[in-house]
Context: one part of a larger RNA
RNA sequence: AUCUUGCGAAGGAACUCGGCAAAAUGACCCCGUAACUUCGGAAGAAGGGGUACCCUAGUAGGGUCGUAUGGAUGCGCUCUGUGCGGCUCGAAUGGGUUGCAGUGGCCAGGCCCAAGCAACUGUUUACCAAAAACACAGGUCUCUGCGAAGCCGUAAGGCGACGUAUAGGGACUGACGCCUGCCCGGUGCUGGAAGGUCAUGAGGAGAGGUUAGCUCGCAAGGGCGAAGCUUUGAAUCUAAGCCCCAGUAAACGGCGGCCGUAACUAUAACGGUCCUAAGGUAGCGAAAUUCCUUGUCGGGUAAGUUCCGACCUGCACGAAUGGCGUAAUGAUUUGGGCGCUGUCUCCGCAAGAUGCUCG
Numbered sequence: 001a002u003c004u005u006g007c008g009a010a011g012g013a014a015c016u017c018g019g020c021a022a023a024a025u026g027a028c029c030c031c032g033u034a035a036c037u038u039c040g041g042a043a044g045a046a047g048g049g050g051u052a053c054c055c056u057a058g059u060a061g062g063g064u065c066g067u068a069u070g071g072a073u074g075c076g077c078u079c080u081g082u083g084c085g086g087c088u089c090g091a092a093u094g095g096g097u098u099g100c101a102g103u104g105g106c107c108a109g110g111c112c113c114a115a116g117c118a119a120c121u122g123u124u125u126a127c128c129a130a131a132a133a134c135a136c137a138g139g140u141c142u143c144u145g146c147g148a149a150g151c152c153g154u155a156a157g158g159c160g161a162c163g164u165a166u167a168g169g170g171a172c173u174g175a176c177g178c179c180u181g182c183c184c185g186g187u188g189c190u191g192g193a194a195g196g197u198c199a200u201g202a203g204g205a206g207a208g209g210u211u212a213g214c215u216c217g218c219a220a221g222g223g224c225g226a227a228g229c230u231u232u233g234a235a236u237c238u239a240a241g242c243c244c245c246a247g248u249a250a251a252c253g254g255c256g257g258c259c260g261u262a263a264c265u266a267u268a269a270c271g272g273u274c275c276u277a278a279g280g281u282a283g284c285g286a287a288a289u290u291c292c293u294u295g296u297c298g299g300g301u302a303a304g305u306u307c308c309g310a311c312c313u314g315c316a317c318g319a320a321u322g323g324c325g326u327a328a329u330g331a332u333u334u335g336g337g338c339g340c341u342g343u344c345u346c347c348g349c350a351a352g353a354u355g356c357u358c359g
Base pairs, nucleotide, nucleotide: 001354002353003352004351005350006349007348008347010345011344014343019340027051028050029049030048031047036041038175052097053096054095055094061089062088063087064086065085066084067083068082069081070080071079072078073076098102110338111337112336113335114334115333116332117330118329122134123133138173139172140171141170142169143168144167150159151158152157176325177324178323179322181255182254183253186252187251188248189247190246191245192244195243196242197241201237202236206232207231208230209229210228213224214223215222216221256274257273258272259271260270283317284314295311296310297309298308299307
C1' cells in the first nucleotide's frame, strides 16, 4: 500500500447517475392494522408490548386410554354428557430474584406513499442484457367432412390421430372490466360469369421446294408444270389466369387542406371552397410517443431539466400491429418519505492476509 473484517465524536444522503455498498429490521407470543379490492386479498400492512430464573404449578385447561353413571338412538364395535383414575401436552395471573443487557451466542422481513409497464405463476440471450422481451389462460378471424387440412419423405410410408368441427392446423391479440368508430379506391382473399385477351391442341384457305411431262431454242439454255414427297401456313373452335363485376378490414392497410364569421378583445357552435375510398369516433394526451421544451399552471423542496396533478398548441396517440382503466403479482423502471447508517463532511484506529522496505 492493497485485500478481508471490526469500531467510531458531532452531523445523518450533505455522497452519488442512482442510498451503489453498508447499516438498520429480524425468532416466538399478545394487542392492533388504512386506502383500495376481482371480497380471495391488500396483511407479517402500519404501529405497539412481552420473552431469563424461583414460587404460584405439573395447577387451570386440552388430548388419549380405562372405569363408573346419565341422556339420545337408526339398537350398533352408534352419538353425546358428567365423576374418578393412568399416561401425555401444558398456560395465564400474581408474588419474588437478578444483570448494562433475558429470542443475552449463531441463525432469522427494513417500512411507507405515488406513478409507468406487464394481469398473474412461469420462460429467455450456457459465458456482459431476466426485462416493459417470450409464453400464458381468455378473445377473434381463417382453413379442414376424414385416405381431412397442414407437415416430413423421391416413394412406400409416417405424424396429425387409433382424433372427427365442443376436433385439428394457421394468423393476430393477450387475465378481468368498459369498449373496439369511419374507409373496399389500391393490395390480398372469397364468389361470379356475359364480354375482351390468351398457351396448347384441333384446323387447313393459301404459299414455297422438288419434277414425270409439255413447250421455246440449231445448241447452250430458258419457261410452264400434274401426282407424290416435302417446307410453311390464314380464318375458325379451345382452359385456367388476367381484364371485368361484386363481397370482405379482430385481411395488408388508410383515416385532409385553405378562407371567412359572434355587440371589447380573443375564440369560432356557423358558412364557403378544393380534394378524397374515407377524412381519426370513444377514450387518452409534453405520454416508454412532444421537436420547439427545463411548454404553461398547480403540488412537493429553502432551491426540482427528474416526479405527481392539470391544460391541449397530439412536430409525429388512438381503438385486437388493440384503446382506456384495473385489485393482486414483479431480484422490473421512476419520484418522494420514515428509520438507519463511514456513502459523505473527513477521515481515524484496531485485527488478520498479501506485497514492499530494512535487518

This is a predicted structure of a 359-nucleotide part of an RNA (large-subunit ribosomal RNA, domain IV) from a Pseudomonadota bacterium. The source organism's lineage runs through Bacteria, Pseudomonadati and Pseudomonadota.